[in-house]
């Protein structure tokens, strides 16, 4: 003094002063709603963001199972719950230090991890290469056995590289049928052995995943499942413009007052059912004509009002308990609730920067409410691990 | 607030069950045809496939976050 990773804080701080949201209170005004005026206090975020997850809540559905569809995946814990969080194996990578001929294997530090199942089934592997899934034989090596041919009395030698034999070695590819080392063989080859690795089993430790050691298997069950699919588990649907509560207009029904006309009931008085009209306004000096119209309740509910909505899986100390996440237990504390939507201006005084003159800059802003993850950030502090200089 | 979708060259659009060097067709640039000049013919040049990271031997295509853009839908009477 620099990089990384994690925490904290986050348009300096104090003061007055105007203004704006919403609550109390107090004066005035009104029948009331509720209006005006003054005082008190009080008012964005760590992400209020994306709306990606989980849930409070509150409506519809709803015995109960399946089947479709969707999401989740090592293990144990935390939680109201989660794809979230600790902690743990168990993988990969990337340095660094032992052991080994050698394949490899131990440890150590760092960093990631959507990490069930591939001997239930389908499917893919382009190009290249011989050969890409219960393969194959380009170039190669052999040719012991068969075959053919030679030479030789024979035994038996040579020769072709034909029948085959082989998976060492080259070649390709992301990926080639365990791998090193020694034996065997005609050559070869888990074909035998020893030894890593893999699978399987048992033992012991562990709540578990697993994780030490011990035996068996010669290893003909390779890769994808952020391809279908199968196992396990969860999971009904639509969101505070949801519920609910009151309730202007309109518009529906219903009763209720006068005269009239048509019908229907009854011997009638009357009662019903339809239609029209009166009363009032407009237009007007009148008439006719046109147009508009009474009270009274009744359900649902639009408009608006209210409530849902700020006391919570709340915050902050302090102790225990737990490796941590988290959790118990005792103290303290109240900290926006508007609704087309407030949270801003200005002065002084310190403070950092600058000669000065000025500047104090980031990402962004509540909309029911919490938990998380993501994503976006000038700047100061701080814990750690590395680096590098100087002493 | 709740559902969707959609991003490939200046522009319009293809890319098969994830496979090779991501094509077309218009514009732009050269040529070439003609007195020019437009058709018309040849030719070329230009893309981090909207950004980032996983998955895979391989990613435009499958998964996850982010950016940016457009839909659609919200009582009864």
């Nucleotide at each position: 003094c620099g990089u990384g990773u994690g925490g904290a804080c986050g348009u300096g701080a104090c003061g007055g002063c105007c203004g704006c949201g919403g609550g109390c209170c107090g004066a005035u005004c009104g029948c009331a709603a509720g209006g005006u005026c003054g005082g008190c206090g009080u008012g964005a975020g760590g992400a209020a963001a994306g709306u990606c997850c989980g849930a409070a809540c509150a409506c519809g559905a709803c015995a109960g199972g399946a089947c479709a569809c969707g999401g989740u995946g090592g293990u144990g814990g935390g939680u109201a719950a989660c794809a979230c969080c600790c902690a743990c194996c168990g993988g990969g990578c990337g340095g660094g230090c032992c052991g080994g001929c050698g394949a490899c294997g131990g440890c150590c530090c760092g960093u990631u991890u959507a990490g069930g199942g591939a001997c239930a089934g389908c499917g893919c592997a382009a190009c290249a290469g011989a050969a890409a899934g219960c393969a194959u034989a380009c170039c190669g090596c052999c040719g012991a056995u068969g075959g053919g041919g030679g030479c030789g009395c024979a035994a038996g030698c040579c020769c072709c590289a034909c029948a085959g034999g082989u998976a060492a070695g080259g070649u390709u590819g992301a990926a080639a049928a365990g791998g090193u080392g020694c034996g065997g063989u005609a050559a070869g080859a888990g074909c035998g052995c020893a030894c890593c690795g893999c699978a399987c089993g048992c033992u012991u430790g562990g709540c578990g995943c697993c994780a030490c050691g011990c035996g068996u298997g010669g290893c003909a069950u390779g890769g994808c499942a952020a391809g279908c699919c199968c196992c396990a588990c969860c999971g009904c649907g639509a969101g505070c413009a949801a519920a609910c509560u009151c309730a202007a207009g309109c518009a529906g029904c219903c009763c209720c007052u006068c005269c009239c006309c048509g019908g229907a009931a009854g011997c009638g008085a009357u009662u019903c059912c339809g239609g029209g009209g009166g009363c009032c306004c407009g237009u007007g000096g009148u008439c006719c004509g046109c147009g508009g119209u009474g009270g009274g309740g009744c359900g649902g509910g639009u408009a608006g009002a209210g409530c849902g909505c700020a006391c919570g899986a709340g915050c902050c100390c302090g102790u225990c308990g737990g490796c941590a996440a988290c959790g118990g237990c005792g103290g303290g504390c109240c900290u926006a609730g508007a609704g087309a939507a407030a949270u801003g201006g200005c002065c002084g005084u310190c403070c950092c920067c600058g000669c000065a003159a000025g500047g104090g800059a980031a990402c962004a802003g509540a909309a029911u409410u919490c938990g998380g993850c993501u994503u976006a950030c000038g700047g100061u502090c701080u814990a750690c691990a590395c680096a590098c200089u100087u002493u | 607030g709740c559902g969707c979708c959609c991003g490939u060259a200046g522009c319009u659009c293809a890319a098969u069950u994830g496979g090779a060097u991501a094509g077309a067709g218009u514009a732009u640039c050269g040529g070439g045809c003609u007195u020019c000049g437009a058709a018309c013919c040849c030719g070329a040049g230009g893309g981090u496939u909207g950004c980032a990271g996983g998955u895979u031997c391989g990613a435009g295509u499958c998964c996850u976050g982010c950016c940016g853009g457009g839909c659609g839908u919200g009582c009864c009477a």
Two RNAs folded together computationally: RNase P RNA and transfer RNA, 468 nucleotides in total. It holds a member of the Rfam family "Bacterial RNase P class A".